[in-house]
Context: one part of a larger RNA
RNA sequence: CCCGCGGCAAGACGGAAAGACCCCGUGAACCUUUACUAUAGCUUUACACUGGACUUUGAGUCUGCUUGUGUAGGAUAGGUGGGAGGCUGGGAAGCCGAAACGCCAGUUUCGGUGGAGCCAACCUUGAAAUACCACCCUGGCAUACGCGAGGUUCUAACCCAGGUCCGUGAUCCGGAUCGGGGACAGUGUAUGGUGGGUAGUUUGACUGGGGCGGUCUCCUCCCAAAGCGUAACGGAGGAGUGCGAAGGUACCCUCAGUGCGGUCGGAAAUCGCACGCUGCGUGCACAGGCAAAAGGGUGCUUGACUGCGAGACAGACACGUCGAGCAGGUGCGAAAGCAGGUCUUAGUGAUCCGGUGGUCCCGUAUGGAAGGGCCAUCGCUCAACGGAUAAAAGGUACUCCGGGGAUAACAGGCUGAUACCGCCCAAGAGUCCAUAUCGACGGCGGUGUUUGGCACCUCGAUGUCGGCUCAUCACAUCCUGGGGCUGUAGCGGGUCCCAAGGGUAUGGCUGUUCGCCAUUUAAAGUGGUACGCGAGCUGGGUUUAGAACGUCGUGAGACAGUUCGGUCCCUAUCUGCCGUGGG
Numbered sequence: 001c002c003c004g005c006g007g008c009a010a011g012a013c014g015g016a017a018a019g020a021c022c023c024c025g026u027g028a029a030c031c032u033u034u035a036c037u038a039u040a041g042c043u044u045u046a047c048a049c050u051g052g053a054c055u056u057u058g059a060g061u062c063u064g065c066u067u068g069u070g071u072a073g074g075a076u077a078g079g080u081g082g083g084a085g086g087c088u089g090g091g092a093a094g095c096c097g098a099a100a101c102g103c104c105a106g107u108u109u110c111g112g113u114g115g116a117g118c119c120a121a122c123c124u125u126g127a128a129a130u131a132c133c134a135c136c137c138u139g140g141c142a143u144a145c146g147c148g149a150g151g152u153u154c155u156a157a158c159c160c161a162g163g164u165c166c167g168u169g170a171u172c173c174g175g176a177u178c179g180g181g182g183a184c185a186g187u188g189u190a191u192g193g194u195g196g197g198u199a200g201u202u203u204g205a206c207u208g209g210g211g212c213g214g215u216c217u218c219c220u221c222c223c224a225a226a227g228c229g230u231a232a233c234g235g236a237g238g239a240g241u242g243c244g245a246a247g248g249u250a251c252c253c254u255c256a257g258u259g260c261g262g263u264c265g266g267a268a269a270u271c272g273c274a275c276g277c278u279g280c281g282u283g284c285a286c287a288g289g290c291a292a293a294a295g296g297g298u299g300c301u302u303g304a305c306u307g308c309g310a311g312a313c314a315g316a317c318a319c320g321u322c323g324a325g326c327a328g329g330u331g332c333g334a335a336a337g338c339a340g341g342u343c344u345u346a347g348u349g350a351u352c353c354g355g356u357g358g359u360c361c362c363g364u365a366u367g368g369a370a371g372g373g374c375c376a377u378c379g380c381u382c383a384a385c386g387g388a389u390a391a392a393a394g395g396u397a398c399u400c401c402g403g404g405g406a407u408a409a410c411a412g413g414c415u416g417a418u419a420c421c422g423c424c425c426a427a428g429a430g431u432c433c434a435u436a437u438c439g440a441c442g443g444c445g446g447u448g449u450u451u452g453g454c455a456c457c458u459c460g461a462u463g464u465c466g467g468c469u470c471a472u473c474a475c476a477u478c479c480u481g482g483g484g485c486u487g488u489a490g491c492g493g494g495u496c497c498c499a500a501g502g503g504u505a506u507g508g509c510u511g512u513u514c515g516c517c518a519u520u521u522a523a524a525g526u527g528g529u530a531c532g533c534g535a536g537c538u539g540g541g542u543u544u545a546g547a548a549c550g551u552c553g554u555g556a557g558a559c560a561g562u563u564c565g566g567u568c569c570c571u572a573u574c575u576g577c578c579g580u581g582g583g
Stems, first nucleotide, its partner, number of pairs: 001583008010575003014570002022404004027400002029396004035201005041194003045190005051154008060145002063142004068137001078136005085119003094113008158181003162178006204216003213233001217239006240385001241283001242342002247301007255279001257275005281290002284347001287344002305328004311322003317386001330339003353379007361372002411458001412456001413454003417451001419447006428438002465540001466538003470532001471529005478503003481498006505519005546564004550559003
């Protein structure tokens, strides 16, 4: 050096299973509910199958009879019209009795008596006689007519899982009969309610993983790198309107502040003088503007017009922005002219569907109409603001599928804020004395052991805490060795330098690492090795399915809360290592 054999399992990010954790999918399935929408079931009402009688009652109509008092006024005047006479021996006024109404004044009706009169235009009144006639209104009474509701009752529909008899040798069924119930029950159709009993679904996105929180449209500034544009869960603020004058036009005016002077009057009220180029003001944020003012007034007004629009800006599209000029009619101004809102940039919502007004349009054989179109206008915190529907929340540890190392938890990597270690300066403590020892305020490094940040390999799998076994390395050394300084007398220490050869505990509690305790020891070191080591062991913890407690939740369920229980596979091909043999 080559080839074996027997072993061990550190590596081949070993084998096995398209990761079950995590995220994603306008994926799925089950489960829940005061998510949405349906629906079985239950229930309400109407009508039908469904009939008779009596009674109570409601509204309506016809006929008849009645009813009606603001004040003034002989008084209880319903309205309107006709109207100069009307009623009365087929019995007037008056009186008696009864009834009804009553705003207690009275009015009306009936019966008896009585026996020949009673009333009307007058004076008042908005309206003139219930003297007389007709129609009608308000409220009431009676009759009739159909209609409706409630109650009682009947039997003939309908019902009986009551008795008896028959088919019939039959606890079914059917028939007969007696009995019970009864127009109810029951059923059908329509309808309101209820309805996780059942079903179909929804339950947003961004995001230095996801969730929780926050945000989502528009305007202004910075970032933004002197054109425009430009991101972040970068830094700051605003809007979801206001105004018929705060718009138009003609004419006029100049602010804030300061100094001085001046009654009450003060640091600021109003007044005067001077300085004062913008620091005031602008309906509201910011920026850019603004004194021929865009700021402040007065007069007259409605251009906060209709039909258009050359040409541009901006822009993926859809939106958005500016606009001279033409026609019509208008306001102000002597006129030239200016005016199609507001100093400008926010003050917003596509399409569908529907409403309202107008209209020369279409209008199913024709004329109309219904309905539609066109013009104008209205209805969305569709705010997740380019708006999936008119209409929608949750759980899953019972879970499943497709994917992702595009994205988290372990380990590694990068970084080194944090952590640990060291150094510099030296205020101070140390009786005195900064530096024996300690060291403020600060500064500079190192390490890659902590907690993190990032998300770079791995999600077609890199098994995760602790223990056991077996270790190996570093030295910032716990012991043993050598030394310097000391606030080192000795003993025993403090601190620093050198040094990794060897060594570096047993028990109790806890799953514990750690820690506390007990007793030893020369000492009971600190770290790295996938927080060394599960194809070496364990499986107590964490982290499936069962169950319980506390808490949260309406609930399904949930909880770095607790508790009992809970399948750890691999015969070694290669590298490596140990032993052994042959060439």

RNAcentral holds the full RNA, with entries from ENA.
A computed fold for a 583-nucleotide part of an RNA from a Gammaproteobacteria bacterium, annotated as large-subunit ribosomal RNA, domain V.
Rfam family: Bacterial large subunit ribosomal RNA. Its family is annotated with ribosome and structural constituent of ribosome in the Gene Ontology.